This is a predicted structure of a 71-nucleotide RNA (transfer RNA) from candidate division WWE3 bacterium CG08_land_8_20_14_0_20_40_13. NCBI's taxonomy places the organism under Bacteria, Bacteria candidate phyla, candidate division WWE3.
[in-house]
């Protein structure tokens, strides 16, 4: 200095251009003597700006911040 990959909810992760999903965590109630455990229901997110589009997480530049890998 150049090339590649990643960023979605507290946490891991799905999600190929039309309501953003699951699991564990939290919050409520139920069930229990009381905890846990179960069982119902809830809350909560796309890394920043910008373009393309009728409609972007999704395609396209730019920036960030993490890795690899090369000199």
């Nucleotide at each position: 200095g150049g090339g590649c990959c990643u960023u979605u909810a507290g946490c891991u992760u799905a999600g190929u251009g039309g309501u953003a999903a699951a699991g564990c965590a939290g919050c409520u109630g139920g069930c229990u003597u009381u905890u846990a455990a179960c069982c119902a229901g809830u809350u909560g997110a796309c890394c920043a700006g910008g373009g393309u589009u009728c409609g972007a997480u999704u395609c396209c530049c730019u920036g960030a911040a993490g890795g690899c890998c090369c000199a």

Model confidence (mean pLDDT): 82 of 100.